The RNA shown here (transfer RNA) has 73 nucleotides and comes from a Clostridia bacterium. The coordinates come from a structure-prediction model, not an experiment, and the mean pLDDT is 81. It was read from a public genome assembly. It matches the Rfam family "tRNA". The family's RNA type in Rfam is transfer RNA.
């Protein structure tokens, strides 16, 4: 150098036939307890790797980039 994958809350993945983003753990607070755990209920906390295009609308589709992994050479 080619080529295929991966990239989402603090961590681990969903969400891919377009319609304004969820869950598990983990944080706060509250209930419960003698007092911890667990357990149940609230909250919060991601402009979706970055920059462009399409499109009334993009994590989801195009193009280029950037980092990781995989194979060819």
């Nucleotide at each position: 150098g080619c080529u295929g994958g991966u990239a989402u809350g603090g961590c681990u993945c969903a969400g891919c036939a377009g319609g304004u983003a969820g869950a598990g753990c983990a944080g706060u607070u509250c209930a419960c307890u003698c007092g911890u755990a667990a357990u149940g209920a609230a909250c919060a906390g991601g402009u979706c790797a970055u920059c462009g295009g399409u499109u009334c609308g993009a994590a989801u589709c195009c193009g280029a980039u950037u980092a990781c992994c995989a194979g060819c050479u």